[in-house]
RNA sequence: GGGCCAGUAGUCCAAUGGUUUAAGACGUUGCCUUCGCAAGGCAGAAAUGGGAGUUCGAUUCUCCUCUGGUCCA
Numbered sequence: 001g002g003g004c005c006a007g008u009a010g011u012c013c014a015a016u017g018g019u020u021u022a023a024g025a026c027g028u029u030g031c032c033u034u035c036g037c038a039a040g041g042c043a044g045a046a047a048u049g050g051g052a053g054u055u056c057g058a059u060u061c062u063c064c065u066c067u068g069g070u071c072c073a
Base pairs, nucleotide, nucleotide: 001072002071003070004069005068006067007066010026011025012024018056028044029043030042031041032040049065050064051063052062053061
C1' cells in the first nucleotide's frame, strides 16, 4: 500500500428499509420484603464510531473516514 471482516447502553448480544417507544441478559439506581445482609419481586436510567448520499422513511443500502482483527505484498 491492497483485499476481507467487525464496530449498537458499563459488558455481552439481537434487530435484512417501516408503523409509537431499538428487544434481551449481566451490571447499575430506587422501592418492597428482613432485626440486618443475601436471595427474590416491582420500577427506572443508560446505546446504533464519525461525516455525506439514496429514500417518504436508514442500525439496515452506497461512498469517504476512524478504530480493531485477519490475510497478501